[in-house]
RNA sequence: GACCCGAAAUGGCAAACCGGUCGAAAGGCCGGGACGCAAAGCCAAGGGCCUUCGCCCCCCCGCGGGGCAUGGCAGCCGGUUGCCGAA
Numbered sequence: 001g002a003c004c005c006g007a008a009a010u011g012g013c014a015a016a017c018c019g020g021u022c023g024a025a026a027g028g029c030c031g032g033g034a035c036g037c038a039a040a041g042c043c044a045a046g047g048g049c050c051u052u053c054g055c056c057c058c059c060c061c062g063c064g065g066g067g068c069a070u071g072g073c074a075g076c077c078g079g080u081u082g083c084c085g086a087a
Stems, first nucleotide, its partner, number of pairs: 012037002017032006035075001041080003046077002048073003054068005
């Protein structure tokens, strides 16, 4: 010095829930709030999951059923970059 690993310190992020706001929804953003997180930084062109305005099909024609992301989730896996530092 590098890697595995992970104690301390300095800081960081922020689940549920509540308020506001955007959206058809999933969900996003802002404020409050902390369940947790060593990548809970970034990537949605890989897998997975969520949603269905719209489109397609069916129908007993209804506020019905089925299918499809082009919409989302990075705090599911994965990819990628990276701070500090003892045993």